[in-house]
RNA sequence: CAGGUCAACCAGGUGUGCGCGCUCCUUCGGGAGUGAGGAAAGUCCGUACACCGCAGAGCAGGAUGCCAGGUAAUACCUGGAGAGGUGAGAACUUCUGGAUCGGGCCACAGAAACAUACCGCGUGAAAACGCAAGGGUGAAAUGGUAGUGUAAGAGACUACCGCACGGCCAGCAAUGUCCGUGGCAGGGUAACCCCCAUCCGGUGCAAGGUUAAACAGGGAAGAGAACCUGCUCGGUUCGUCUGAUUCCCGGGUAAACCGCAUGAGCAGCCUGGUGACAGGUUGUCGAGAUAGAUGCAUACCCAACGACAGAAUACGGCUUAUCGGUUGACCUGAGUA
Numbered sequence: 001c002a003g004g005u006c007a008a009c010c011a012g013g014u015g016u017g018c019g020c021g022c023u024c025c026u027u028c029g030g031g032a033g034u035g036a037g038g039a040a041a042g043u044c045c046g047u048a049c050a051c052c053g054c055a056g057a058g059c060a061g062g063a064u065g066c067c068a069g070g071u072a073a074u075a076c077c078u079g080g081a082g083a084g085g086u087g088a089g090a091a092c093u094u095c096u097g098g099a100u101c102g103g104g105c106c107a108c109a110g111a112a113a114c115a116u117a118c119c120g121c122g123u124g125a126a127a128a129c130g131c132a133a134g135g136g137u138g139a140a141a142u143g144g145u146a147g148u149g150u151a152a153g154a155g156a157c158u159a160c161c162g163c164a165c166g167g168c169c170a171g172c173a174a175u176g177u178c179c180g181u182g183g184c185a186g187g188g189u190a191a192c193c194c195c196c197a198u199c200c201g202g203u204g205c206a207a208g209g210u211u212a213a214a215c216a217g218g219g220a221a222g223a224g225a226a227c228c229u230g231c232u233c234g235g236u237u238c239g240u241c242u243g244a245u246u247c248c249c250g251g252g253u254a255a256a257c258c259g260c261a262u263g264a265g266c267a268g269c270c271u272g273g274u275g276a277c278a279g280g281u282u283g284u285c286g287a288g289a290u291a292g293a294u295g296c297a298u299a300c301c302c303a304a305c306g307a308c309a310g311a312a313u314a315c316g317g318c319u320u321a322u323c324g325g326u327u328g329a330c331c332u333g334a335g336u337a
Base pairs, nucleotide, nucleotide: 001333002332003331004330005329006328007327008326009325010324012301013300014299015298016297017296018295020035021034022033023032024031025030037308041319042318044317045316046315047314048313049204050203051202052201056233057232058231059230061200062199063198064197065196066080067079068078069077070076081096082095083094084093085092086091097195098194102193103192104189105188106187118135119134120131121130122129123128143161144160145159146158147157148156162184163182164181165180166179167178169176170175208258209257210256211255217249218248219247220246221245224238225237226236227235228234265284266283267282268281269280270279271278272277
């Protein structure tokens, strides 16, 4: 210098003119401040908040699943472990309780997929007997490599590896190195049923609350009804012809305000921690519309000259889409000293 990997940040600024929404001030003329994102998208998760009149037990159903931490919480984030994959590398990325409780399934191909012998090897005149080493099919076929041995072979035996069990040590742990014993002898699948551990009410801002407006009626059923999770038990409240509650036909009203943005908020610095984060301190207030504002023109500056793309209860995540720029660390290549 070039290319690459990872991370953080930016999404314009200033002036003038005109036009909008909100908040505050006002001498009512106006003035000041502020106004759509990193994903506002998806609605896949977790909560805050609100209501369902009070307090339960059991069953069903659902979610998660290596270990340790973080968080209000999570299926999220951080750091590790094991089995892998891609790249020359920086780095990126997949999976994770139980198959020795039991059941189910493994198509096609293949001779055979809860156990063998199609081809083949050996003995034999043949019939037949022995083999699972070689070949074929397949995702998977009596653990792998080498040797001894054999008629030919084979964990039949030996060495190393694998596997199972046990032990010292390291680690909070998942696990790991090493040592010992054993010839162990057919697998996979649990986003199949199932088993284990932990957790879980429902509905959702069109939640919910306050004020205003309006409320002709008619018919049928009725001794039980409503609520507490879907069911059962149990409990509470209301009611039984002076009728709780439910259904059908039909009429009227439906406006305004709150909820509504001071928050698990944001930014700087210090301390602790590998980190996610936590604590302390200083500062700061950055949209709240309701047929729905956040715009247009012009000049200059700038790293932004534009992609993906527009708030509607809010926040923390994840996922998807995407033009560029700045800074830092690391990797590779070329050159120079």
The RNA shown here (Bacterial RNase P class A) has 337 nucleotides and comes from an Anaerolineaceae bacterium. The gene name in the source record is rnpB. The prediction has a mean pLDDT of 78. Rfam family: Bacterial RNase P class A. It is annotated as a ribozyme. The source organism's lineage runs through Bacteria, Bacillati, Chloroflexota, Anaerolineales and Anaerolineaceae. RNAcentral holds the sequence, with entries from ENA.